[in-house]
Overview:
Predicted 3D model of a 72-nucleotide RNA (transfer RNA) from a Minisyncoccota bacterium. The sequence is in RNAcentral, with records from ENA. Its Rfam family is "tRNA". By type it is a transfer RNA. Model confidence (mean pLDDT): 82 of 100.

RNA sequence: GGGGGCGUAGCUUAGCGGCAAAGCGCCUGCUUGUCACGCAGGAGAUCGCCGGUUCGAAUCCGGUCGUCCCCG
Numbered sequence: 001g002g003g004g005g006c007g008u009a010g011c012u013u014a015g016c017g018g019c020a021a022a023g024c025g026c027c028u029g030c031u032u033g034u035c036a037c038g039c040a041g042g043a044g045a046u047c048g049c050c051g052g053u054u055c056g057a058a059u060c061c062g063g064u065c066g067u068c069c070c071c072g
Base pairs, nucleotide, nucleotide: 001071002070003069004068005067006066007065010024011023012022013021018055026042027041028040029039030038048064049063050062051061052060
């Protein structure tokens, strides 16, 4: 230099055009003599960034950044 995969909550992932979901973690309450476990509830992601297509984009297209792999 060329090609490809992956970027979604603090972490690990799902979602593949139509309200962004789960597990762990975090917060509050209940339970307990206390902690843990368990139960109930809650907060938390402008979906890496910029642009395009579309009535509508995390999702499709282009560019770009990061990361990993392959080729030279």